This is a predicted structure of a 561-nucleotide part of an RNA (small-subunit ribosomal RNA, 5' domain) from Xiuguozyma insectalens. NCBI's taxonomy places the organism under Eukaryota, Fungi, saccharomyceta, Pichiales, Xiuguozyma. Its Rfam family is "Eukaryotic small subunit ribosomal RNA". The family has 90 seed sequences and 75,755 matches in Rfam 15.1. The full RNA is in RNAcentral, with records from SILVA.

Context: one part of a larger RNA
RNA sequence: UAUGCUUGUCUCAAAGAUUAAGCCAUGCAUGUCCAAGUAUAAGCAUUAUACAGUGAAACUGCGAAUGGCUCAUUAAAUCAGUUAUCAUUUAUUUGAUAGUUUUACUACAUGGAUAACCGUGGUAAUUCUGUGGCUAAUACAUGAUUAAAGCCCCGUUGGGGCGUAUUUAUUAGAUAAAAAACCAAUGCCUUUUGGCCUGUUGAUGAUUCAUAAUAACUUGUCGAAGCUCAUGGCCUUGCGCCGGAGCUGGUUCAUUCAAAUUUCUGCCCUAUCAACUUUCGACGGUAGGAUAGAGGCCUACCGUGGUUUUGACGGGUAACGGGGAAUUAGGGUUCGAUUCCGGAGAGGGAGCCUGAGAGACGGCUACCACAUCCAAGGAAGGCAGCAGGCGCGCAAAUUACCCAAUGCUGACGCAGUGAGGUAGUGACGACAUAUAACGAUGCAGGGCCCUACGGGUCUUGCGAUUGGAAUGAGUACAACGCAAAUACCUUAACGAGGAACAAUUGGAGGGCAAGUCUGGUGCCAGCAGCCGCGGUAAUUCCAGCUCCAAUAGCGUAUAUU
Repeated sequence: UAUGCUUGUCUCAAAGAUUAAGCCAUGCAUGUCCAAGUAUAAGCAUUAUACAGUGAAACUGCGAAUGGCUCAUUAAAUCAGUUAUCAUUUAUUUGAUAGUUUUACUACAUGGAUAACCGUGGUAAUUCUGUGGCUAAUACAUGAUUAAAGCCCCGUUGGGGCGUAUUUAUUAGAUAAAAAACCAAUGCCUUUUGGCCUGUUGAUGAUUCAUAAUAACUUGUCGAAGCUCAUGGCCUUGCGCCGGAGCUGGUUCAUUCAAAUUUCUGCCCUAUCAACUUUCGACGGUAGGAUAGAGGCCUACCGUGGUUUUGACGGGUAACGGGGAAUUAGGGUUCGAUUCCGGAGAGGGAGCCUGAGAGACGGCUACCACAUCCAAGGAAGGCAGCAGGCGCGCAAAUUACCCAAUGCUGACGCAGUGAGGUAGUGACGACAUAUAACGAUGCAGGGCCCUACGGGUCUUGCGAUUGGAAUGAGUACAACGCAAAUACCUUAACGAGGAACAAUUGGAGGGCAAGUCUGGUGCCAGCAGCCGCGGUAAUUCCAGCUCCAAUAGCGUAUAUU
């Protein structure tokens, strides 16, 4: 693990892994809105004849790469511990951060569309869509307004360029150490007998790092034409100027959440596997390409390497790895599909879009294998999510209820969530525990004491005798419990005398606790793990009685220690 018999209570609780990563009807499992993107619903509402409250739909934004399931592959692979990223990407979170503007010079109250909607159509059919008419934006586009200083270049009373991002090249990014003299050239300050002190440079063990500058480069990145709520101050009362708290967006840097590669060491059986790799990269170098990035990752050109009895290479595995589990004096042996971590996969392969993130499958596109609807023209599909069905088998539960808890996602305190929780099934397994307790009397004893004939006291067993007491199993007002229930925990009222509210499963020759009792059978039927039993007195078979063991459990088979 399966199965047989049996089964009262209470608390936990595994559960279609093994065989078929076999196939699936149906339903559900991923959606989401705040004061704060977009409302003229011909929706509701009503103090509101532009809107205003509420709000279906739809556009927009975000999520859908998490979660859940399974273990087919996979043997230096995964994985574990330990390193590295000075070799990289990172939506979100949090903290910082932008006065500098152009190429075709312009209204700052910027532009053109489109959905929902309204009409009208096509098809047997789908989450199919055509066509005509409107209308929005934080959708899609376009695009101004602002200082000062400093630096560089040139044709120098002046003109031009310089934000940030991108690409390339160049430069700076220093520094272990004291003082003096001479020769030559030469600069500055002082005006002499001379003097030169002349300024700055972060981090690491380490960089071509951080950072800065120059020259160009760019189908020119970003630098707010956004939303909500309050409304105040200043006067030169102007369609004036200044101003608060948030939300959303945005570049770069950091942070966080991660990811991707990576160093060292470590894995089961097998030699009836001894050589393997290298044309088509095998091992290394140089250069380039590709990539977020290092790298034979790929390409070109060179070199001829690399592994191996310390078992390479190949084969097997009823092999996902680990944390762990069982057993064990110690050492070990066996197991680990399974709730935590990591990996891989969604019928099999392959390719790809979107995106911060996928080589995604409850996304798409082909092919293969299955397979559904059809009016035969076409169309749709992927339960190793939760239930459920078929099949397979020794072998495994309800097409239930709920978002109340724990979390997660979203524009969000509000929605969603078969994640998850709650019931149902459930002798996988584990914990606790009823099935009676106490007298009286009768009988049969036992110990102790005494005055021993007898009595006292304590006590054991037995019984078709008898007595009241105690309880829950079960039923059930009620409350609690719970999202709502169920049940538990509480608790009125009912609820125990043998024929019940009745304990079983295996055994009784030995191993091994317990019968030389009775009947049946007669080497038959059968038992028996093993030894053995049975041929007419069976301690072993079939039964009755009695007894033994464990006990709400016990037997059997198998695997393992």